[in-house]
Molecule: RNase P RNA; transfer RNA
Organism: Fimbriimonas sp.
RNA sequence: GGAGUCGGCUAGACGGCGGCCUUGCGUUCUCGAAUGCGGGGAGGAAAGUCCGGACUUCACAGAGCAAGAUGCCUGGCGCAAGCCAGGGCGGGGCGACCCGACGGAAAGUGCCACAGAAACAUACCGCCGAUGGACGGGGCCGCGAGGCCGCGCACCAGGUAAGGGCGAAAUGGUGAGGUAAGAGCUCACCGGCGGUUGGGGCGACCCACCGGCCGGGCAAACCCCAUCUGAAGCAAGGCCAAAUAGGGGGAGGAUGACGCUGCUCGCCGACUCCCCGGGUUGGCCGCAUAGACAGAUCGUCGUCCACGACAGAAUCCGGCUUACCGGCCGACUCCCGUU
RNA sequence: GGUGCCGUGCCCAAGUGGCCUAAGGGGUCGGUCUGCAAAACCGAUAUUCGGCGGUUCGAAUCCGCCCGGCACCUCCA
Numbered sequence: 001g002g003a004g005u006c007g008g009c010u011a012g013a014c015g016g017c018g019g020c021c022u023u024g025c026g027u028u029c030u031c032g033a034a035u036g037c038g039g040g041g042a043g044g045a046a047a048g049u050c051c052g053g054a055c056u057u058c059a060c061a062g063a064g065c066a067a068g069a070u071g072c073c074u075g076g077c078g079c080a081a082g083c084c085a086g087g088g089c090g091g092g093g094c095g096a097c098c099c100g101a102c103g104g105a106a107a108g109u110g111c112c113a114c115a116g117a118a119a120c121a122u123a124c125c126g127c128c129g130a131u132g133g134a135c136g137g138g139g140c141c142g143c144g145a146g147g148c149c150g151c152g153c154a155c156c157a158g159g160u161a162a163g164g165g166c167g168a169a170a171u172g173g174u175g176a177g178g179u180a181a182g183a184g185c186u187c188a189c190c191g192g193c194g195g196u197u198g199g200g201g202c203g204a205c206c207c208a209c210c211g212g213c214c215g216g217g218c219a220a221a222c223c224c225c226a227u228c229u230g231a232a233g234c235a236a237g238g239c240c241a242a243a244u245a246g247g248g249g250g251a252g253g254a255u256g257a258c259g260c261u262g263c264u265c266g267c268c269g270a271c272u273c274c275c276c277g278g279g280u281u282g283g284c285c286g287c288a289u290a291g292a293c294a295g296a297u298c299g300u301c302g303u304c305c306a307c308g309a310c311a312g313a314a315u316c317c318g319g320c321u322u323a324c325c326g327g328c329c330g331a332c333u334c335c336c337g338u339u
Numbered sequence: 340g341g342u343g344c345c346g347u348g349c350c351c352a353a354g355u356g357g358c359c360u361a362a363g364g365g366g367u368c369g370g371u372c373u374g375c376a377a378a379a380c381c382g383a384u385a386u387u388c389g390g391c392g393g394u395u396c397g398a399a400u401c402c403g404c405c406c407g408g409c410a411c412c413u414c415c416a
Base pairs, nucleotide, nucleotide: 001335002334003333004332005331006330007329008328009327010326012304013303014302015301016300017299018298020041021040022039023038024037025036026035027034028033029032043310047321048320050319051318052317053316054315055233056232057231058230062265063264064263065262067229068228069227070226071225072087073086074085075084076083077082088102089100090099091098092097103224104223108222109221110218111217112216124164125163126160127159128158131157132156133155135152136151138149139148140147141146172190173189174188175187176186177185191214192213193211194210195209197208198207199206200205237285238284239283240282247276248275249274250273251272252271259267260266278415279414305308340412341411342410343409344408345407346406349365350364351363357396366384367383368382369381370380371379389405390404391403392402393401
């Protein structure tokens, strides 16, 4: 000098003038308006509404099942969801470092299309001819029927998963021995799995040793294990005021409706639902150290610069995810050059 | 604001891991027929299922995140 990684901060700045919402203290008068001076006034995501909680109501009666959520370990924070720190395992990067829906496939069920012989037990091509039969020669024995020995062939049975071929995946890989040909059949090394073995670690897990034990994938398929979850949502819900016809029709219900928000048991105990018709089209609380009439948080001018991104609260809070022009600070890595 | 559901061609719509290069109907376009039309018949009309990513050998289908649309929920008696 260049390229990059991680963490944190920031999201034009300052000033003038004017405006909007809210609020405190005053002043004026025609008493509900006008006006003066102050305070406060969008975000890191206010967003998506993906999780969890507060809060509120469902009868402060529950139990089981179903359903759903989460998923390496230890510690910390938190009601929880989750977050943070350190570590393990797997993957990526030369590296700083980053990513991981990271429990179980040896509990069971299921799926693996097409191709291929076979995707649970299978031989298509190829290889073999050890073994048995068939066939063809040969030798020996026997008077003969025949018998015995040895060879060939690859027709049948058979052996073979090393090679070809199919496939996403074909029975662990390389080498040597071995064999009729082959094969963990045997051996060496490597990989995996298992172990009532030994050691280390709180643990996830790691190391060593032993055993030839050696087909795999899918649980974002059902499922199993562990932990957790009652339901609905601020249009929840509470209060005040005004007005009307507390009307008509239908369905269910003491043989137990409705409700306890999926189902069953259990509990409760008289109303519930739909359609037509009527009235209102208001206010307050919930509601916040921004905050509503679902409606304020801005405009303009000047100076400066890096020329300004994504985007705007609606009950509140904690997380996750997504969008985002850039700038600053700190720590670190790699490359090149110079000394 | 909250809750639930949906997205497959121009329109309607089947498909719930593989034989999907996505059924069927309507429409449109072209052709046959006709003097010209209609009807009928034949053919064409989806490089891909709203977009991106993931799981899987394999995704319209399963999972996650975005985008778009629809419906319902508001007072009194």